Predicted 3D model of RNase P RNA and transfer RNA as a complex of 455 nucleotides.
Rfam match: Bacterial RNase P class A. The family's RNA type in Rfam is ribozyme. About the family: Ribonuclease P (RNase P) is a ubiquitous endoribonuclease, found in archaea, bacteria and eukarya as well as chloroplasts and mitochondria.
Model confidence (mean pLDDT): 78 of 100.
RNA sequence: AGAGGGUCGGGCGAUCGCCGGUGUGUCGGCAACGGCACGCGGGAGGAAAGUCCGGGCUCCACGGAAUUACGGUGCCGGGUAACGCCCGGCGGGGGCGACCCCAGGGAAAGUGCCACAGAGAGCAGACCGCCGUCGCUUCGGCGCGGUAAGGGUGAAAGGGUGCGGUAAGAGCGCACCGCGGUCCCGGCAACGGGAACGGCAAGGCAAACCCCACCGGGAGCAAGACCGAAUAGGGGCGGCACGCGGGCGUGCCCGCAGGGCCUGAUUCCGGCUCGACCGCCCGGGUUGGUUGCUUGAGGUUCGCAGCAAUGCGCGCCCUAGAGGAAUGGUCGCCCAGGGUGGUUCGCCACCUGGACAGAACCCGGCUUACAGACCCUCU
RNA sequence: GGGCCUGUAGCUCAAUGGUUAGAGCUGGCCGCUCAUAACGGCUAGGUUGGGGGUUCGAGUCCCUCCGGGCCCACCA
Numbered sequence: 001a002g003a004g005g006g007u008c009g010g011g012c013g014a015u016c017g018c019c020g021g022u023g024u025g026u027c028g029g030c031a032a033c034g035g036c037a038c039g040c041g042g043g044a045g046g047a048a049a050g051u052c053c054g055g056g057c058u059c060c061a062c063g064g065a066a067u068u069a070c071g072g073u074g075c076c077g078g079g080u081a082a083c084g085c086c087c088g089g090c091g092g093g094g095g096c097g098a099c100c101c102c103a104g105g106g107a108a109a110g111u112g113c114c115a116c117a118g119a120g121a122g123c124a125g126a127c128c129g130c131c132g133u134c135g136c137u138u139c140g141g142c143g144c145g146g147u148a149a150g151g152g153u154g155a156a157a158g159g160g161u162g163c164g165g166u167a168a169g170a171g172c173g174c175a176c177c178g179c180g181g182u183c184c185c186g187g188c189a190a191c192g193g194g195a196a197c198g199g200c201a202a203g204g205c206a207a208a209c210c211c212c213a214c215c216g217g218g219a220g221c222a223a224g225a226c227c228g229a230a231u232a233g234g235g236g237c238g239g240c241a242c243g244c245g246g247g248c249g250u251g252c253c254c255g256c257a258g259g260g261c262c263u264g265a266u267u268c269c270g271g272c273u274c275g276a277c278c279g280c281c282c283g284g285g286u287u288g289g290u291u292g293c294u295u296g297a298g299g300u301u302c303g304c305a306g307c308a309a310u311g312c313g314c315g316c317c318c319u320a321g322a323g324g325a326a327u328g329g330u331c332g333c334c335c336a337g338g339g340u341g342g343u344u345c346g347c348c349a350c351c352u353g354g355a356c357a358g359a360a361c362c363c364g365g366c367u368u369a370c371a372g373a374c375c376c377u378c379u
Numbered sequence: 380g381g382g383c384c385u386g387u388a389g390c391u392c393a394a395u396g397g398u399u400a401g402a403g404c405u406g407g408c409c410g411c412u413c414a415u416a417a418c419g420g421c422u423a424g425g426u427u428g429g430g431g432g433u434u435c436g437a438g439u440c441c442c443u444c445c446g447g448g449c450c451c452a453c454c455a
Stems, first nucleotide, its partner, number of pairs: 001379008010334007018043002021040008045356001049367002052365005057220004063269006070216005075089005090104001091102004105211002110209002112205003127151002129147004134143003159177006178200001179198002182195005224291004234282006243256006258274005284454003298317003302313004335354001337352006380451007389404004397435001406422005428444005
């Protein structure tokens, strides 16, 4: 000078408050409980945030088969309750290096696109060049043919470098590299190494359609449950079954037919349900209480297994639960930071001043914001 | 707290991944008129909300952040 990782994110005391818990006293009440006073102990985060993923929990739907959408994920292996997260590895790219980045399946299944420029942009092409044992010539060139080395265009021009070869050239031939499928070896695998062969075909884009593999019901604590109060169980629109037979206890039951529902959608089987309801809209009432509610995939010392993520075992710890929202203010000292002045360069005095941000059912991640301080490893 | 939608010029809207993002209204200047309006001509005005990525190329495709807007309770 840099790279990677971790921890903290002001401390102590006094005092005045706030939220909820608990104990005592007292008052009200039959009681449950509530009011008041005093005491005791507790009270934001690493992101509580964005709501971008994955779950728990709750309600609705909860049956099976086939087909077909829609959305998501995408190297390999492992971890996990699960994940688009994490760990390890592989491949590619960057860096002198520590290390960092990668939506990283399939382009020789198909379709589509590749603007402008350029002669030619997908099994393409000859503008300038180069060459010709060809033709013409006014000797400047022109035509015809060969070629794709060089130039030019472009993001991209149908392998690269070198030698040979040739009229000039060209995988035309050869060597090395690249590429391709085959075989052998190593690895659980992604992949790596090697051998002989092919003789260059098979460009890019899938964060274009698509193909392949895997995953996925819907809604969300304003979910949901209980109690209480009040009101008009009112109106409109749409869908339309209300049928038949039997039994008796005469208004119920059974069977058939029919409607509706169970799928994101269709079909089939199956099930449930209805005789009236269902869906949407307009209106009416309340703005109360209890619960869900915080002990949980919880944290952590040590030991063991593992490279690690993580798992297992033992011990210890309890860490907000409000319901429009409490966790704050003031003062003193200290800790860093900034400024001014003095200085015997050791410091001293005064002033200023503390990042991002605020739990709302709860977890695991990701992303974003963040003054500053400290620690470890490495180049 | 939870769910959904949206962002292009001052306003209202366009734009199949392909020149320098267009159109109408508005604004400015000029003409016409005695003057104003209307009309005609010229013209200004853009970080396509910000950043990153994919691609040769992004307003458009993907990710992330920011801003704005809408909806929700219970009872009968």